[in-house]
Context: one part of a larger RNA
RNA sequence: GGCGUAUGGCGGAUGCCUAGGCUCUCAGAGGCGAAGAAGGACGUGAUAAGCUGCGAAAAGCUACGGGGAGGGGCACAUACCUUUUGAUCCGUAGAUAUCCGAAUGGGGCAACCCGGCAUGUUGAAGACAUGUCACCUAGCAAUAGGGGUAAACCCGGUGAACUGAAACAUCUAAGUAACCGGAGGAAGAGAAAACAAUAGUGAUUCCGUUAGUAGUGGCGAGCGAACGCGGAACAGCCCAAACCAAUGUUGUUACGGCAAUAUUGGGGUUGUAGGACCACGACAUUAGAGACUUAGAGAAUUAGAAUUGUUUGGAAAGACAGACCAAAGAAGGUGAUAGUCCUGUAAAAGUAAUCGAAGUUAAUAUAGUGGUAUCCUGAGUAGUGCGGGACACGAGUAAUCCUGUAUGAAUCCACCGGGACCAUCCGGUAAGGCUAAAUACUCCUGAGAGACCGAUAGUGAACUAGUACCGUGAGGGAAAGGUGAAAAGAACCCUAAGUAAGGGAGUGAAAUAGAACCUGAAACCGUACGCCU
Repeated sequence: GGCGUAUGGCGGAUGCCUAGGCUCUCAGAGGCGAAGAAGGACGUGAUAAGCUGCGAAAAGCUACGGGGAGGGGCACAUACCUUUUGAUCCGUAGAUAUCCGAAUGGGGCAACCCGGCAUGUUGAAGACAUGUCACCUAGCAAUAGGGGUAAACCCGGUGAACUGAAACAUCUAAGUAACCGGAGGAAGAGAAAACAAUAGUGAUUCCGUUAGUAGUGGCGAGCGAACGCGGAACAGCCCAAACCAAUGUUGUUACGGCAAUAUUGGGGUUGUAGGACCACGACAUUAGAGACUUAGAGAAUUAGAAUUGUUUGGAAAGACAGACCAAAGAAGGUGAUAGUCCUGUAAAAGUAAUCGAAGUUAAUAUAGUGGUAUCCUGAGUAGUGCGGGACACGAGUAAUCCUGUAUGAAUCCACCGGGACCAUCCGGUAAGGCUAAAUACUCCUGAGAGACCGAUAGUGAACUAGUACCGUGAGGGAAAGGUGAAAAGAACCCUAAGUAAGGGAGUGAAAUAGAACCUGAAACCGUACGCCU
């Protein structure tokens, strides 16, 4: 030095575990904010660095309800308090709520500085205390609203490139990403100037299919419908106008009025055209805000069945033997694996705020028939030229929709559409508005699930984690879980410089479970012995 056996150190793999994650389901909620939010700074404890809670009334104050013996958060110590005169704790409703922050009296390098006015301490100066003082919109004003923030979903505005086309320019990526504005619990769309095709459908939205079809396309790469059919959910309405009236103003007058205009009220709302108007007839039908009554739901919560013995063991819930409950054999815990030990579970009970079916009452809204002379039925609109954009559709045979620019109708004997255009035919009535449900999403709350993970995994984060640390900054961003059933966490003694470390003693089932603590692999480093060189 090598090999082997034994035994250690170091190391932290593996196994087991789970306090945390991940993905979903059902239900709820879908906001908060000038009554000062979201988010922070600084404080606040007997001792207090961090987290949590709270705010100078500061791990808290008040009321009511629940609950019934300990309590003073994580946090295990000492002291001192508190509590059956009901604490701690749980629920509901309040009070307080420094400073910054939309931040809003003015300023400012956020958490700081400096003011005006009123009132008070006052009799004055100064200071202090309390209140108040930003801007925009509407309004004469009083006053009301707005502002900011928040995960996705939604609508609108602006709008790329990488990439693909095996290069690249039309094209694609994509109206995506990003930025901006706005709203709601959903948003948007929506009651046919729609589809269809000689038959019919009857607002919108979503899903399946039609169909990778018809099309579109340097006819390349690609893009890509609709009708129809099957489902989900279903709900329809209101203005403008004609006409009538009132009021105000103006004009005119022969002072009786008339006309114009503005506002308000009635009326009226559609395609088989309807309405005004005229005539007739009638007070029906349906819906219903709000209020009241009372079932019920609804927080903390209440109560909730049934097991003994022997045995192994440190410990019984295991094994063996017998018994019982079950509308409860979900789950978790308890010194190993418990229906009957504990918390619970099933089936029940209870109630404040609040919600609320049903009933009663009821503001209010809602309707017919016939006639047709006259009147009304959304104008810088429809359409057209030029230029763009949207439509699955790239200008094309290019309809349809939007509009920058220039033009510019008709008025029911009317107008629009049916994919150039024309005729016939058919469908509809634009240029005003509202509208639940079916649909999308999940920062958040509750209940539950998983052929999801199990500490190099699963969130970056199971732990003082967006922490420590890095960076001027935007930003980047960790590592780190496990003694034991219970601290019973090793009194006392010894070695030692010892508050290091170790040896005894003691605890414990176990201390090679001793806090560097479950298991404790390999690499690596020793010790003892054997063999070989």

The prediction has a mean pLDDT of 82. Predicted 3D model of a 533-nucleotide part of an RNA (large-subunit ribosomal RNA, domain I) from a marine metagenome. The full RNA is in RNAcentral, with records from SILVA.